Description
This is a predicted structure of a 73-nucleotide RNA (transfer RNA) from a Planctomycetota bacterium. Its Rfam family is "tRNA". It is annotated as a transfer RNA. Model confidence (mean pLDDT): 82 of 100. The source organism's lineage runs through Bacteria, Pseudomonadati and Planctomycetota.

């Protein structure tokens, strides 16, 4: 330096043909129990890396760019 795959909630990681965001884990209340543990309810946490397009609407489609895994020089 070309070419591919990613990036999202504190961690891992879904989102379908572009319809407006979710799960488990953890955090925090609570029922339970003498207490803890564990079950089980219920709560909050997100500029979807970043900056423009496009479009009524964008994680998702386009163009730039940053960061990583891989594959070729």
């Nucleotide at each position: 330096g070309c070419g591919u795959c990613g990036g999202a909630a504190g961690c891992u990681c879904a989102a379908u043909c572009g319809g407006a965001u979710g799960a488990g884990c953890g955090g925090c209340g609570g029922u339970c129990u003498u207490c803890c543990a564990a079950a089980c309810c219920g709560c909050g946490g997100g500029u979807u890396g970043c900056g423009g397009g496009u479009u009524c609407g964008a994680a998702u489609c386009c163009c730039g760019u940053c960061c990583g895994g891989c594959g070729c020089a």
The same sequence occurs in records of 2 taxa.